[in-house]
RNA sequence: GCUCCAUCUGCGACACACCUGGGCGGGAGCGGGGAACCCAACCGCACCACGGCACCCUCGGUGCCUCGGGGUGAAGCCGGAUCCCCCGGCCGGGCACGACCUUCCGCCCGAACCCGACAGCUAACUCCGCAGGCGGUGGAGAGGUCCGUU
Numbered sequence: 001g002c003u004c005c006a007u008c009u010g011c012g013a014c015a016c017a018c019c020u021g022g023g024c025g026g027g028a029g030c031g032g033g034g035a036a037c038c039c040a041a042c043c044g045c046a047c048c049a050c051g052g053c054a055c056c057c058u059c060g061g062u063g064c065c066u067c068g069g070g071g072u073g074a075a076g077c078c079g080g081a082u083c084c085c086c087c088g089g090c091c092g093g094g095c096a097c098g099a100c101c102u103u104c105c106g107c108c109c110g111a112a113c114c115c116g117a118c119a120g121c122u123a124a125c126u127c128c129g130c131a132g133g134c135g136g137u138g139g140a141g142a143g144g145u146c147c148g149u150u
Base pairs, nucleotide, nucleotide: 001134002133003132007028008027009026011025012024014022029130030129031128032127033126034125039120051065052064053063054062055061056060068118069115070114071113072112076090077089078088079087080086091110092109093108094107095106098146099145100144101143102142103141104139105138
């Protein structure tokens, strides 16, 4: 320098002869979840369904699980074939020289994890994260806006 919300802090105390640094606790800032009115959804009939397992003090409660459902994220949809994760289309994301937007060409990515039967939106309120992974920089391409300097 890149990706990403994932940064800054002489603020406090500890330790210390001092400096630097470290962890702990805060602050600022950047993100995410839950959660009213209103709105949305539901509304009539039938079917299906209101999950599974275990335990308990058994109108119910507790614990565990996940092909139901939901969340973070760009990481999705559709159609083909299937030997097997492959092809194609649409769509989404990324690729330093102050920041941002549009566009051309080129190169890449479209994962992973979490909640635990449960959540629409949602002010007050409340809870949580500030990690990880990389190495150059893709190009004197075109245009625009803002900031700074002269």